[in-house]
RNA sequence: UUAGAUUGACAGCUAAUCGCUAGUACAUUCAUGUAUUAGAGGAAAGUCCGGGCAGCAUAGGGAGUGACAGCCGCUAACAGCGGCCGAGGGCGACCUUAGGGAAAGUGCCACAGAAACGAAACUACCUCGCUUACGCGAGGCAAAGAUGAAACGCGCGGUGUAAGAGACCGUAAUCGCGCAUGGUAACAUGCGAGAGAGGUAAACCCUGUCAGCUGCAAGGAGUGAGCUAUACACGUUCCCGCGAUGCUUACGUAUAACCCCGCUCGAGCUUAUGAGCAAUUGUAGGCCUAGAUAGAUGAUUAGCCCUACUUCGGUGGGACAGAACCCGGCUUACGGCAAUCUAACAAU
Numbered sequence: 001u002u003a004g005a006u007u008g009a010c011a012g013c014u015a016a017u018c019g020c021u022a023g024u025a026c027a028u029u030c031a032u033g034u035a036u037u038a039g040a041g042g043a044a045a046g047u048c049c050g051g052g053c054a055g056c057a058u059a060g061g062g063a064g065u066g067a068c069a070g071c072c073g074c075u076a077a078c079a080g081c082g083g084c085c086g087a088g089g090g091c092g093a094c095c096u097u098a099g100g101g102a103a104a105g106u107g108c109c110a111c112a113g114a115a116a117c118g119a120a121a122c123u124a125c126c127u128c129g130c131u132u133a134c135g136c137g138a139g140g141c142a143a144a145g146a147u148g149a150a151a152c153g154c155g156c157g158g159u160g161u162a163a164g165a166g167a168c169c170g171u172a173a174u175c176g177c178g179c180a181u182g183g184u185a186a187c188a189u190g191c192g193a194g195a196g197a198g199g200u201a202a203a204c205c206c207u208g209u210c211a212g213c214u215g216c217a218a219g220g221a222g223u224g225a226g227c228u229a230u231a232c233a234c235g236u237u238c239c240c241g242c243g244a245u246g247c248u249u250a251c252g253u254a255u256a257a258c259c260c261c262g263c264u265c266g267a268g269c270u271u272a273u274g275a276g277c278a279a280u281u282g283u284a285g286g287c288c289u290a291g292a293u294a295g296a297u298g299a300u301u302a303g304c305c306c307u308a309c310u311u312c313g314g315u316g317g318g319a320c321a322g323a324a325c326c327c328g329g330c331u332u333a334c335g336g337c338a339a340u341c342u343a344a345c346a347a348u
Base pairs, nucleotide, nucleotide: 001344002343003342004341005340006339007338008337010335012304013303014302015301016300017299018298020039021038022037023036024035025034026033027032028031041320045331046330048329049328050327051326052325053215054214055213056212060240061239062238063237065211066210067209068208069207070084071083072082073081074080085099086097087096088095089094100206101205105204106203107200108199109198117153118152122145123144125140126139127138128137129136130135155171156170157169158168159167174195175194177192178191179190180189181188182187219261220260222251223250224249225248226247227246234243235242268287269286270285271284272283273282274281275280305318306317307316308315309314
């Protein structure tokens, strides 16, 4: 320099003018005015996963259904995150991984092919019979060829045989088992004795773990006592179970409308420091930071900043995108910048 890998922070700034929403103070004509303070994001997005919160029994038992699946840790929780193991990719930095079970059962394996897991054999090889010969018939074999994503399931060498074949032997690989060593563990390495088992579980299924349902349009407008029923219905899959939701009465509230509450102080932000490889977490100090309801958070002008072009005067560009109960993740969209690292080339 070129091509990459990983990580991090940022997301234009200042001033003036005109506006919008909310809080506070003051004023008054009592719903307006004035002053002042605050006012979107890293994804506010998709609504995919998890939790808080709310109602139904402080959500109980069973069935069904769904999700997940290496090990250890983190967390309020997770299908998330961190570290590691195995497998795969890359020259490399590094990246990817829907990673239990097919030696329980059932199903499926298109086309082609003799045959798709039941057993069989198109070509070839071998034996016998027939035939002048080409070849035909009967039998043996499953090494080689042909088909296919996959071929009956151990590579190579040998023995063996009419010809052959894990049929047998040697050796290597694979698989699970046992032992030893290392590791918290997944697992790794070594040794030993064995085995021959097609693929598919993102097919049913089996094993294990977790999950009650509904979502702020949740939900809040009563509380207590007594009576009756417990048949139907209702309580957001079904069964069990549970519950007055019906009636009477005492006390209380005082009309109801997208009005108020829920609504924003929270697993909160930030600084220092400790533990840990990290995710994360402890301690101490400081801080308060939108709450709208047809939906505010904006617009214009000037200067600066970054960047492309330039006739050096200027001209153009500065992304994706807008909270709606809150929080932790994931995914998707998107601009330039910085740091560390890798490979190749060049120079010293």
Model confidence (mean pLDDT): 78 of 100. This is a predicted structure of a 348-nucleotide RNA (Bacterial RNase P class A) from a Candidatus Saccharimonadota bacterium. It is recorded under the gene name rnpB. Taxonomically the source falls in Candidatus Saccharimonadota (Bacteria, Bacteria candidate phyla). Its Rfam family is "Bacterial RNase P class A". Rfam's curators write: Ribonuclease P (RNase P) is a ubiquitous endoribonuclease, found in archaea, bacteria and eukarya as well as chloroplasts and mitochondria. Its family is annotated with ribonuclease P activity, tRNA processing and dimeric ribonuclease P complex in the Gene Ontology. The sequence is in RNAcentral, with records from ENA.